Predicted 3D model of a 250-nucleotide part of an RNA (large-subunit ribosomal RNA, domain VI) from Goniochloris sculpta.
[in-house]
Context: one part of a larger RNA
RNA sequence: CGUAAGAAAACUGAAAGGAGUAGACCCUAGUACGAGAGGACCGGGAAAAGUGGAUCCAUUGUAUACCGGUUGUUUUAUCAAAGGCAUGGCCGGAAAGCUACAUCCAUAAUAGAUAAUCGCUGAAAGCAUCUAAGCGAGAAACUGUCCUUGAGAUUAGUUUUCUGAUAAGGAUCGUGUUAGACUAACACGUUGAUAGGUUUUGGGUGUAAAAGUUGUAGAACUUGAGCCACAAAAUACUAAAGAUGUUUGA
Numbered sequence: 001c002g003u004a005a006g007a008a009a010a011c012u013g014a015a016a017g018g019a020g021u022a023g024a025c026c027c028u029a030g031u032a033c034g035a036g037a038g039g040a041c042c043g044g045g046a047a048a049a050g051u052g053g054a055u056c057c058a059u060u061g062u063a064u065a066c067c068g069g070u071u072g073u074u075u076u077a078u079c080a081a082a083g084g085c086a087u088g089g090c091c092g093g094a095a096a097g098c099u100a101c102a103u104c105c106a107u108a109a110u111a112g113a114u115a116a117u118c119g120c121u122g123a124a125a126g127c128a129u130c131u132a133a134g135c136g137a138g139a140a141a142c143u144g145u146c147c148u149u150g151a152g153a154u155u156a157g158u159u160u161u162c163u164g165a166u167a168a169g170g171a172u173c174g175u176g177u178u179a180g181a182c183u184a185a186c187a188c189g190u191u192g193a194u195a196g197g198u199u200u201u202g203g204g205u206g207u208a209a210a211a212g213u214u215g216u217a218g219a220a221c222u223u224g225a226g227c228c229a230c231a232a233a234a235u236a237c238u239a240a241a242g243a244u245g246u247u248u249g250a
Base pairs, nucleotide, nucleotide: 001152005163006162007161008160009159010158011157015149016148017147018146021049025045026044027043033038050107051106052105053104054103055102059100061098062097066093067092068091069090070089071086072085073084074083075082076081110144111143112142117137118136119135120134169248170247171246173189174188175187176186177185194239195238196237197235198234199233200232201231202230203228204227205226211222212221213220
């Protein structure tokens, strides 16, 4: 911009894409078959592997503004307590997020029309013949079934609802995340829990500093302490301001 009014939702499904794996094992059955050796079709069952997708409840890994330990040196005048630098100095842990080595699911079942091929009936051609008329069986391929997209499907579809002249609706703006390079999408904007803060709880680390006790050091007690990236809940404290505000819109 179009879809001959403008919108908000929900659909239909033309069409397009994806998926499609192979083997071993058990039963049937040591049966059929075979002198024996050996050893099935058909049918049924169950578990792994590979591949693909999704997810983060648990497990794994990660962690450069989380907690602790510790070496050297330096600074805060000094003790103590802290900060800087040394690969995040090194070391032990680690929430969230991300992640695979983790978990879940799929690869199933089935129909149609067929290929090679195998048939029935059957003439031309008194026979024969799967074919000429007619009727069947038959493959991981094909068309469906399964999953995804999908009305710019210009053949521009359908249904419901809203609006009636500055409407309905949308946008700008602001706070953000189920989203994200930017846009977009989505949530919210005081008739408010959208983000931050605060409080509580969870979670991480592992018992802070200060003071007192013992002559020093060390250790113990006060203390599951102190600190904290994160999550949840609660709470309008801060920011989503005010205005008969701006803009678009038949």

Its Rfam family is "Bacterial large subunit ribosomal RNA". Its family is annotated with structural constituent of ribosome and ribosome in the Gene Ontology. Rfam 15.1 lists 51,934 matches to the family in 10,816 species. The full RNA is in RNAcentral, with records from ENA. Model confidence (mean pLDDT): 82 of 100. The gene name in the source record is rnl.